[in-house]
Context: one part of a larger RNA
Molecule: large-subunit ribosomal RNA, half A
Organism: Pirellulaceae bacterium
RNA sequence: GGCGCACGGGGGAUGUCUUGGCAUCAAGAGGCGACGAAGGGCGUGGAAGUCUGCGAUAAGCUUGGGGGAGCCGGCACACAGGUUAUGAUCCCGAGAUUCCCGAAUUGACAUACGCUGAAUUCAUAGGCGUAUGUGGCCAACCCAGGGAAGUGAAACAUCUAAGUACCUGGUGGAAAAGAAAGAAAAAUCGAUUCCGUAAGUAGCGGCGAGCGAAAGCGGAAGAGCCCAAACCGAGAGGGUUUCCUUCUCGGGGUUGUAGGGCCUCUCAUAUGGGAGUUACAAAGCGGCGAUUAGCGGAACGACUUGGAAAGGUCGGCCAUAGAGGGUGACAGCCCCUUACGCGAAAAUCGAGCGCCUCCCGAGGGGUACCUGAGUAGGUCGAGUCACGUGAAACCUCGACUGAAUCUACGGGGACCAUCCCGUAAGGCUAAAUACUCCUUGAUGACCGAUAGUGAACUCAGUACAGCGAUGGAAAGGUGAGAAGAACCCCGAAAGGGGAGGAAUGUGAACCUGAAACCGUGUGCUUACAAGCGGUCGGAGCACGAUUGAUCGUGUGACGGCGUGCCUUUUGCAAAAUGAUCCGGCGAGUUAGUGUUUGCAGCAGGUUAAGGCCUUACGGGCCGAAGCCAGAGGGAAACCGAGUCUGAAUAGGGCGUUGGUUGCGGGCACUAGGCGCGAAACUGCGUGAUCUACCCAUGGACAGGUUGAAGCGUGGGUUAAACUGCGUGGAGGACCGAACUCAUUUGGGUUGAAAACCGAUGGGAUGAUCUGUGGGGAGGAGUGAAAGUCUAAUCAAACGCAGAGAUAGCUCGUUCUCUCCGAAAUAUAUUGAGGUAUAGCCUCGAGCCACUACGUAGCGGGGGUAGAGAGACUGAAUCGGAUGGGGGCCCUUCCCUGGGUACCUCACUGAACCAAACUCCGAAUACCGUUACGACUAUCUCGGGAGUCAGUCUGUGGGGGAUAAGCUCCAUGGUCAAGAGGGAAACAACCCAGACCGUCGGCUAAGGUCCCGAAGUUCUACUCAGUCACUAAGGAAGUUGAUUUGCAGUGACAGCCAGGAUGUUGGCUUAGAAGCAGCCACCAUUUAAAAAGUGCGUAACAGCUUACUGGUCGAGCAAAUCUGCGCCGAUAAUGAACGGGAGUAAGUAGAACACCGAAGCCGCGGGUCCGCAAGGACGGUAGGAGAGCGCUGUAAGGCAGAUACAAGUCGUACCGGAAGGAGCGAUGUCGGGCCUUACAGGUGAUUAUGCCGGAAUGAGUAACGAUUAAGCAGGUGAGAAUCCUGCUCGCCGAACACCUAAGGUUUCCUGGGGAAGGUAAUUCCGCCCAGGGUUAGCCGGUGCCUUAGUCGAGGCCGAAAGGCGUAGACGAUGGAUAGCAGGUUAAUAUUCCUGCGCUCUGCAUGUGAAGUGAGGGAGGGACGGCGUCCGAAAAGUGAGCGGUACGACUAGAAAUGUCCGUUGAGGCAGCUGAGGCGUGGGGUUGGCAAACCCGCCCCGCAUUAAGCCAAGGCUGUCGCUCGAGAGCAUCUAAGAUCUCGAAGUCAUUGGAAGGACGUCCAAGAAAAGCUUCUAAACGUUAAAGCAUGCAGAACCGUACUAAAACUGACACAGGUAGGUGGGAAGAGAAUUCUAAGGCGCUC
Repeated sequence: GGCGCACGGGGGAUGUCUUGGCAUCAAGAGGCGACGAAGGGCGUGGAAGUCUGCGAUAAGCUUGGGGGAGCCGGCACACAGGUUAUGAUCCCGAGAUUCCCGAAUUGACAUACGCUGAAUUCAUAGGCGUAUGUGGCCAACCCAGGGAAGUGAAACAUCUAAGUACCUGGUGGAAAAGAAAGAAAAAUCGAUUCCGUAAGUAGCGGCGAGCGAAAGCGGAAGAGCCCAAACCGAGAGGGUUUCCUUCUCGGGGUUGUAGGGCCUCUCAUAUGGGAGUUACAAAGCGGCGAUUAGCGGAACGACUUGGAAAGGUCGGCCAUAGAGGGUGACAGCCCCUUACGCGAAAAUCGAGCGCCUCCCGAGGGGUACCUGAGUAGGUCGAGUCACGUGAAACCUCGACUGAAUCUACGGGGACCAUCCCGUAAGGCUAAAUACUCCUUGAUGACCGAUAGUGAACUCAGUACAGCGAUGGAAAGGUGAGAAGAACCCCGAAAGGGGAGGAAUGUGAACCUGAAACCGUGUGCUUACAAGCGGUCGGAGCACGAUUGAUCGUGUGACGGCGUGCCUUUUGCAAAAUGAUCCGGCGAGUUAGUGUUUGCAGCAGGUUAAGGCCUUACGGGCCGAAGCCAGAGGGAAACCGAGUCUGAAUAGGGCGUUGGUUGCGGGCACUAGGCGCGAAACUGCGUGAUCUACCCAUGGACAGGUUGAAGCGUGGGUUAAACUGCGUGGAGGACCGAACUCAUUUGGGUUGAAAACCGAUGGGAUGAUCUGUGGGGAGGAGUGAAAGUCUAAUCAAACGCAGAGAUAGCUCGUUCUCUCCGAAAUAUAUUGAGGUAUAGCCUCGAGCCACUACGUAGCGGGGGUAGAGAGACUGAAUCGGAUGGGGGCCCUUCCCUGGGUACCUCACUGAACCAAACUCCGAAUACCGUUACGACUAUCUCGGGAGUCAGUCUGUGGGGGAUAAGCUCCAUGGUCAAGAGGGAAACAACCCAGACCGUCGGCUAAGGUCCCGAAGUUCUACUCAGUCACUAAGGAAGUUGAUUUGCAGUGACAGCCAGGAUGUUGGCUUAGAAGCAGCCACCAUUUAAAAAGUGCGUAACAGCUUACUGGUCGAGCAAAUCUGCGCCGAUAAUGAACGGGAGUAAGUAGAACACCGAAGCCGCGGGUCCGCAAGGACGGUAGGAGAGCGCUGUAAGGCAGAUACAAGUCGUACCGGAAGGAGCGAUGUCGGGCCUUACAGGUGAUUAUGCCGGAAUGAGUAACGAUUAAGCAGGUGAGAAUCCUGCUCGCCGAACACCUAAGGUUUCCUGGGGAAGGUAAUUCCGCCCAGGGUUAGCCGGUGCCUUAGUCGAGGCCGAAAGGCGUAGACGAUGGAUAGCAGGUUAAUAUUCCUGCGCUCUGCAUGUGAAGUGAGGGAGGGACGGCGUCCGAAAAGUGAGCGGUACGACUAGAAAUGUCCGUUGAGGCAGCUGAGGCGUGGGGUUGGCAAACCCGCCCCGCAUUAAGCCAAGGCUGUCGCUCGAGAGCAUCUAAGAUCUCGAAGUCAUUGGAAGGACGUCCAAGAAAAGCUUCUAAACGUUAAAGCAUGCAGAACCGUACUAAAACUGACACAGGUAGGUGGGAAGAGAAUUCUAAGGCGCUC
């Protein structure tokens, strides 16, 4: 370390429970609101928070009723203080109070009335007032105005989705519709609505997908009315005084068989009739009932176990009550209740009754007065109707037209006629129907904390995320009772150990307490042994039990075999997909229709809606409308067991057979339809706090350089031009900080940072950068244009919705067993990875025919393999002779002729080829038939499928290269879907098809030396380790066979000799002598010897061979075929018998044995088929069948206080599996278990699944700027870090100080030590408690306006709404009165002290005539750049003052070092940048007026004078500050008091302010202010001035510019403006440093 066991931790599954949900039924209610709603905010208690209640009368006040003993709501205890029999708390009715926001309203609009009242006489618009109403909110239902897209159509456009989603307006408890200008076709019905049916019918429809009525019938409910008009009258007005006309009111009148008016005739009339509170008229009272509080309500004890009795035992009782809940375990008799009975001062509601209230003519005849007009209808264009323009009626809109008047008009699906039905162009109307934010009661084969609402929890639409629209969690259980652990011990605490209480292993992180994971102890095992870690065999050790010769448990030395699971695939151990592990959740359901099958009922079957009854609401009974069947055929007329076709009586087709309803199973269709998953499309909203652009108003840019135009002047010119010098100070000029951008490179890239850091770089007076406020937006904005940017998102943002879009695609799809068992093909396809039909599978039924199948016989046709060429078509090689044609050559005057190793045709000889050649021609296959076999299948009908990617191998072919593990066919096989044995390993090869068991036997392929079961013998071959990868080619390897030649007359090889002469053959050549080359290749001597085989020389020479002799002494040489070997043989880690090894244990042949599989046999067993005999049982997709388990329901049964059950843990038992029992431990009250039947949210190792927990990586990386710490003391349980001191270091145009935005208490003090702080912490921006922000003059409002926003009236628009006048708002700008010092732990221009100023009011005084606006005028009032004037702040030096240091020290040296040397104000005087004309007259202008302004004219003055004036200087006054010193206290820091010197000059510097110049791009508005008048006021005293008194509101004010803002963080980023010292320097660069602040939290 492994396995087991025991004991723990961790975690929160399981079981159980339920406070909360979900669904349904019944009843109620169906609104609230200007009498201020819904919804919020803030308050309210003795006491902090939160929920609930309530509202300054604030967990409540008054009153009526109920009730009857304690009470002051919950979390939530304790305390303090109260109240109550004079009836509290509490419950119900009514009333009072009811802060602020919100329709939010001091308003707007509408209607009515009244009063006023313009242009404009009347009038109207407008204004004012009064009254009434409206407005806003709310879940669904309803009506209306607008109105998509994803999708379906396998594409898509008409169509569909769908008049859906959504937006908008509006009403009600319902809404809408509604009393026929109807429906129909029978001489019918009689408003509307809803249900059933008609009916998936008639129809519509790229006649595709789909859409889809109505009448009628059966039911629910039931209800009808009122105006306008004719005519009569009254009042008022107008006109042309009889009369006409208009308006208002009253009567009359209301319909289709036409009715009414008017005239006329007849009859009738109340002790009667009818109706009524929702329409048709309208009020109430009484009684009754119900709701909103309540009251009564039967019946039990003992013993026993126990902590507790309701359990057990014994004995009783009640019941119109044995529903339910609670009480310390299970209660009819303990409690609340329950059955039953009773009850309301007050409020509300209901039905019908009684009072009560209202109404009442009918008929006949005549007359022709009335009966709804820009209407009906038409044309064009649309929409709705089931109906898509169609033959398209009917209905409704828009535009243009445009009737009739009862002898009329509309309709009856184009239109016309006849006939029938109805009477439009006015209105009202209950019920039956739809829905449920809400209240009450009840119920559930609904859930039970990952479920059920998102939400069971004091604290959920909360925490949290986002700019916003919007999104959106987790989280239940101590116990009967807190009895919540006194006391002791350890510890700083947290925590732990005892003790105590308790029934206890319930201890607050609390019921049960699984697994992953982490430990401790122990039995066995493990340190020479390699792999899916198991399985089979098995020794030893330890333990348990027994009947002790045995059985079992744990471990497992050693050996055999053995490459996970899922998915997808031809095929996966795969280096193809998915999964870290564990636990929980997680996928074929439901409704309707159809089809088929099983079961059940009836024989014709059956009800639907609805009605009635009902005891527990489960059900029962009616109800025949309708549906199916009962007759079919035909296009139809029509006929009919037949009919159609047809001339037919023929033939043929279709019929003459298939009942229906319900329940269960299979399947299909319509619905999301097995689950998860898009990218997208559309609708409605939210976003320009980021960023792009634009508008308005502000701000910023150290310093240095260059030197344009112009001007001056000299030269020059007739004059110019031109030019030198100077002056000048321009520029999308130059260098370079701040600022801004982002070139290059390094780092970073699980960062410090979701874009940064270091170095470098571009621009840096401009098309510059930046702050604040504002504008426009999603097919839109914006864009110096990159498809850039529009909140870390952009070739169309984000949120929600249609929506569960669609997905021919991928993934996943959960228990078991049994039987059978495929396909990867054809055809079609916008088809090729999809689908349909057929083929192949399965289940059920039918048919048994000599139908299929096999073998054999017989009979057939064929044109393949083969073969062939004197049989065609073509191809094709060599040759032959003759002939034809052509070419070439020769001959030739011509005609001709000749030759030809040329081409070609024909002929011929030999040899040869073909898928698209055949004179021929099989084997197989196929067809027919006969016999036999097998009893196996075929076949037909019906239900259900899957399959349409195939793979390798043998054979026959096509393509390719007679390549491919290539590709396409045909035909077998295997795999697929097939295990076993062999081939080392190895889907597809060989053998062989696994129901289970067996320590039995025999074999197949293949094997038998060892690994590793089994072997010996014989004959050959091989020497290469060939065996145990390979070719062309090569080789005296070797075996066997054959042929030819030589050989004792001596072969072959070796050795010893010879190898000569003519001659150097001739030619050629410089030479060529055997041997460069050409020709010839003779002859002689010989045993033999080439006019020379090779080497060699310049050429010779030389060597050698052929050839000959000798020696030797037996075979030699050359070929052909063949067996086995050899070379050829080179690649990247080491690899070519599986290894060892082997000379056989290799190779070939032979013989006899043996081994060897899940094959076969034996024995035992299971299931299926079969009467039996007997046979069968591998299996993916798939079909069929049988079971197990889970949750709940019903009935029956069972256990239960001495642990009965569930759950959990363990176990050696049972079963064919899923599984089950028993026992032990835990579990303490919760209800379970078994059998039978039923119902389902019913079974998970896998969906990059969801949620939670736990591992691994790993004690690893990191701990966030490399500016830096060290020591001592203190505190404390504890100190690197806290405090103090000393030393050191860093920043210093910042890392200092002020301050806008933003944040919102972080500020200060005391305490703390859980969490936060990247470690620690005694500390903190953390936690707890307390405290802290003081204004007439600072900022804002009470003032003004910019861009822009809102917007009375108004204009426009389907609605929502858009634009905009007056007006209002709106700073980033204009206007506007305070400084110094001191003081607190924390505030100060705010408090205090001192000295000032502004406005308002009042008073007093003075004053003496104007004052006076929302109007007029002036002014306010404006650019860039440059120059000049000006002098503040600030600095430096000197001087001055002061104490201390300093001559012992390394240096300097008494003229040294160090520190200080201030500020505001009053008064007086001086100076003063600079600014300003004034008087008179006239006046047609400034919307009226004007004394003002403007304009005109005339004067005066003008380098001046006068006036105003920032600032400066001088003097003086008091005050302030001030180094330091002193006293006391105290001693850690600090605090308090007193005294208090000098306070001068020089220099640098240049802010504010002012003036001037120059340039072109020509540089806000309004108010305050000044002035003028109008109205008005004013001599009854205005204005102004002076003094005094009084007043001056509201908001901000702490802290923080980075650890407090923005970036998820105590984050190296970002964040506007101001001040910004010294030395060096041009400088705000850079380096060092002061003040000041820090050392960056391991």